[in-house]
RNAcentral holds the full RNA, with entries from ENA and SILVA. The part of an RNA shown here (small-subunit ribosomal RNA, 3' major domain) has 479 nucleotides and comes from an uncultured bacterium. Its Rfam family is "Bacterial small subunit ribosomal RNA". Its family is annotated with ribosome and structural constituent of ribosome in the Gene Ontology. Its mean pLDDT, the model's own confidence on a scale to 100, is 85.

Context: one part of a larger RNA
RNA sequence: UGACGGGGGCCCGCACAAGCAGUGGAUUAUGUGGUUUAAUUCGAAGCAACGCGAAGAACCUUACCAGGUCUUGACAUCCAACUAACGAGAUAGAGAUAUGUCAGGUGCCCUUCGGGGAAAGUUGAGACAGGUGGUGCAUGGUUGUCGUCAGCUCGUGUCGUGAGAUGUUGGGUUAAGUCCCGCAACGAGCGCAACCCCUUCCCGCAGUUGCCACCGGUCCGGCCGGGCACUCUGCGGGGACUGCCCGCGCAAGCGGAGAGGAAGGCGGGGAUGACGUCAAAUCAGCACGGCCCUUACGUCCGGGGCGACACACGUGCUACAAUGGCCGGCACAGAGGGCAGCCACGCGGCGACGCGGAGCGAAUCCCGAAAGCCGGUCUCAGUCCGGAUCGGAGUCUGCAACCCGACUCCGUGAAGCUGGAAUCGCUAGUAAUCGCGCAUCAGCCAUGGCGCGGUGAAUACGUUCCCGGGCCUUGCACA
Numbered sequence: 001u002g003a004c005g006g007g008g009g010c011c012c013g014c015a016c017a018a019g020c021a022g023u024g025g026a027u028u029a030u031g032u033g034g035u036u037u038a039a040u041u042c043g044a045a046g047c048a049a050c051g052c053g054a055a056g057a058a059c060c061u062u063a064c065c066a067g068g069u070c071u072u073g074a075c076a077u078c079c080a081a082c083u084a085a086c087g088a089g090a091u092a093g094a095g096a097u098a099u100g101u102c103a104g105g106u107g108c109c110c111u112u113c114g115g116g117g118a119a120a121g122u123u124g125a126g127a128c129a130g131g132u133g134g135u136g137c138a139u140g141g142u143u144g145u146c147g148u149c150a151g152c153u154c155g156u157g158u159c160g161u162g163a164g165a166u167g168u169u170g171g172g173u174u175a176a177g178u179c180c181c182g183c184a185a186c187g188a189g190c191g192c193a194a195c196c197c198c199u200u201c202c203c204g205c206a207g208u209u210g211c212c213a214c215c216g217g218u219c220c221g222g223c224c225g226g227g228c229a230c231u232c233u234g235c236g237g238g239g240a241c242u243g244c245c246c247g248c249g250c251a252a253g254c255g256g257a258g259a260g261g262a263a264g265g266c267g268g269g270g271a272u273g274a275c276g277u278c279a280a281a282u283c284a285g286c287a288c289g290g291c292c293c294u295u296a297c298g299u300c301c302g303g304g305g306c307g308a309c310a311c312a313c314g315u316g317c318u319a320c321a322a323u324g325g326c327c328g329g330c331a332c333a334g335a336g337g338g339c340a341g342c343c344a345c346g347c348g349g350c351g352a353c354g355c356g357g358a359g360c361g362a363a364u365c366c367c368g369a370a371a372g373c374c375g376g377u378c379u380c381a382g383u384c385c386g387g388a389u390c391g392g393a394g395u396c397u398g399c400a401a402c403c404c405g406a407c408u409c410c411g412u413g414a415a416g417c418u419g420g421a422a423u424c425g426c427u428a429g430u431a432a433u434c435g436c437g438c439a440u441c442a443g444c445c446a447u448g449g450c451g452c453g454g455u456g457a458a459u460a461c462g463u464u465c466c467c468g469g470g471c472c473u474u475g476c477a478c479a
Stems, first nucleotide, its partner, number of pairs: 001479002004475002007473007015463002019426002022423002026318001028316006034309002042053002064304002067301002070298001073128001077127002079124005086104001087102002090099003108117003130293002133291001135289001139287002141282003144278001146276001151190006157166003170181003196270004201238007210228002215225003241264001244258001245256004307445001320419001324378007336367003341360002345356004385416001390411007432455007
């Protein structure tokens, strides 16, 4: 000087408390451990691994296994010879591949018309290729975490033999090393804040969306003419700064049910992560050092596996019902996506879907709510709750749904009557609850992830205690 203390003081955070809804019990989905296996490829490991790398494992992916192949190799560069390239079908085989056939076919650049060259293919030789083989304790890059915490430092000066201190401590204040006052310090840098984006209000500009606001027409639908005023969309600008008032205070600032305002005292959200810590994570995204394999630790193929199941844990979904289930009727979004696509509408089918078929590369067409509201029914029952499981029949994608897809219909109807010890999230348009969209994607094991809007709470006395953190101080057997 730091780190540490079941030392002290001050102060924060859904840290506790207050409150709401959960997890832990059930079924199931998914990840993991374990076990099993020919293989169940690999990584991730307290917080910060476990719906994580996976924003898509039937083949492919695929790195694993057994089997069948190949070796200059599936891929790159160089040399030589031959053939332009290319295309079609045949036989054997699970395929990789092997054998052989055929019609067409000569292009481009140069040419002394012999040929040469570029590109591509076959063969040969070797130099080399190749490796998701090992090492994240050799690395780059990237990322997690403490932590959006308020800190981490430097120059000069001063003090100290020195390590170092001072500044950065102190008194106030703040979300903040934020600002003020003081002070052997005076300044400065990285952080904080602001500058950026979205959202809430207003104005301007612009109108193939919107509007009967205004006029006319109407087969009544902004449908048509017409118009951009409004809604909206998009660009630009304004607006909030404790600026004004009152009180307190030296000031910074704090309090007010204040005025004005769409909005207040950082308005809400996002992006943004200091010096560093964990030899944290990743050699399997990529790159890269050295090591190792090179008829194989490389390569191709069909098949299997990654989907195993006595168990154990994490994260979710659906429920256990009456503020509910079912049936009928009536409404109201936002953000996105769409040409091998989204698919109106018509017909067939109980349905998944099929057959026709218009529009739309899309503010102009399509995909589009549910909870809700109105009416009816069920009357507390393992039930008209709950939907697992299983049987049957189908639809669709795809070369192919046995291992191992989703969806539909009929039947079957399991556990479950609110969950022990324990434990998680959340302070407002939040929690809870309801549906919708997108990426990946042929399809999909999505109940996941990322977004979007609808409905919309309760509670916070307080800081003693648990956890994490900041500043000062003290002890110290640690560095």